[in-house]
């Protein structure tokens, strides 16, 4: 200098003018409540009530004005996971169903994250994994091929043994022939699974011996299974020890088995206030051996009707609603994810839905994109800028 890998921060900036929404404080006006007082009315055997006005106090409700300070994201998106919170509801047990799947830790929890192991990939830094079990069982693997799992003989090799052919020797026989022995030949029966072929995958691999030719048939080494030892919390690992000729394969993101986990619905959940209304309305089932109780079924528990249709009214306001498993920084602990402690900060709460318009300057010339109960993750989209660590190549010193 170049090429790459990985982690973090940021998300146009500054100044001015006008504009939008909430909050806090102050002031004014209206509202409500209380006290005092004035006037009128009603009532009353001595005190009460009502209306109107004035003054004061309180409330903090509506509006206006001023000041102060605040005001969309790293993904606010997807609605894929996990929760907080609310209700069913007093809320248990089981079946079915669903989810996760190497080990250890973090966390409120998770299917997330961190570290490690194994496998794969890359030259490396790194990256990926839907990573329990095939001896519980059932399936599936087209075609090709002899044969695809209690799986095999197509080509090839052998043919020692039996058969066939030829030759020779011997015996017998008048001869033809017959019998026995020996040798040779090509093969039939038979043997084989080392070599070749088919296929994604074919009865461990290399070598030596052995054999008629071969084959774990035997042996050596490697591999594999089982048992032990060592290291490690563990998953696992081992130039370790012993043993066995051992090979009955692959596939579970196939059904299945195993281990662990799982009520449901959701802020349009719920709670309160105000207002209005028309139900003797109709139908069905049932009446404790029953009905109902928010994913299905059963048991249990609680409770005493349930479901549907027609018609009418209201759909306004307040709350939930933003102080949180919150954010920032630091010492310590931990390989890390994180976490104890200390200090600091308060950072939207709208409800047809708020932050926009404009001027000037700078520059990296601005992408993806707008909260609606809240939080921890994952996934997807994305223009740029800055910072750190690591790998490889080339050159120079």
């Nucleotide at each position: 200098g170049g090429a790459g890998u990985u982690g973090g921060c940021u998300a146009g900036a500054c100044a001015g003018u006008c504009g939008c929404u909430g909050c806090u404080u102050u002031a004014c006006u209206g509202u409500u409540u209380c006290u005092u007082u004035c006037g009128g009315g009603a009532g009353c055997c001595u005190u009460u009530u009502u209306c109107g006005g004035a003054a004061g106090a309180a409330a903090g409700u509506a509006g206006u004005a001023a000041a102060g300070g605040a005001g969309a994201g790293g993904a606010a998106a997807g609605u894929c996971c996990g929760g907080g919170c609310u209700c069913c509801a007093c809320a248990g047990g089981g079946c079915a169903g669903g989810g996760u799947g190497c080990c250890a830790g973090a966390u409120a929890a998770c299917g997330u994250c961190u570290g490690g192991g194994a496998g794969g990939u890359g030259a490396a830094a790194g990256c990926c994994u839907a990573c329990g079990a095939c001896c519980a069982g059932u399936g599936c693997a087209a075609c090709a091929g002899a044969g695809a799992g209690c799986a095999a003989a197509c080509c090839g090799c052998c043919g020692a043994u039996g058969g066939c052919u030829c030759a020779g020797u011997u015996u017998u026989g008048u001869a033809a022939g017959a019998a026995a022995c020996u040798g040779a030949g090509a093969u039939c029966a038979g043997g084989u699974a080392a070599g070749g072929g088919u296929g994604a995958a074919a009865g461990g691999g290399u070598g030596c011996g052995g054999u008629a030719a071969g084959a774990g048939c035997g042996c050596a080494c490697c591999g594999c299974g089982c048992g032990g030892c060592u290291g490690g919390u563990a998953a696992c690992a081992g130039u370790c020890c012993g043993u066995g000729g051992c090979a009955c394969g692959g596939u579970a993101a196939a059904c299945u088995c195993c281990a662990c986990c799982c009520g449901g619905a959701g802020c349009a959940a719920g709670a309160c206030c105000a207002a209005a209304u028309a139900g003797a309305g109709g139908u069905u089932c049932a009446c404790a051996u029953g009905g109902u109780a928010c994913g299905g079924c059963c048991c249990g528990u609680a409770u005493c009707g349930a479901a549907c249709c027609c018609g009418g009214g209201u759909a306004g306001g307040u709350u939930g609603c933003u102080u949180g498993a919150g954010c920032c920084a630091g010492c310590g602990c931990g390989u890390a994810a994180g976490u104890u402690c200390u200090g600091g900060c308060c950072u939207a709460g709208a409800u047809g839905a708020a932050u926009g318009a404009u001027u000037g300057u700078c520059c990296a010339c601005g992408a993806c994109a707008g909260a609606a109960c809240c939080c921890g993750g994952c996934u997807u989209a994305u223009c740029g800028g800055c910072c750190g660590a690591c790998u490889c190549c080339a050159c120079a010193g």
Predicted 3D model of a 397-nucleotide RNA (Bacterial RNase P class A). It matches the Rfam family "Bacterial RNase P class A". Rfam's curators write: Ribonuclease P (RNase P) is a ubiquitous endoribonuclease, found in archaea, bacteria and eukarya as well as chloroplasts and mitochondria. It is annotated as a ribozyme.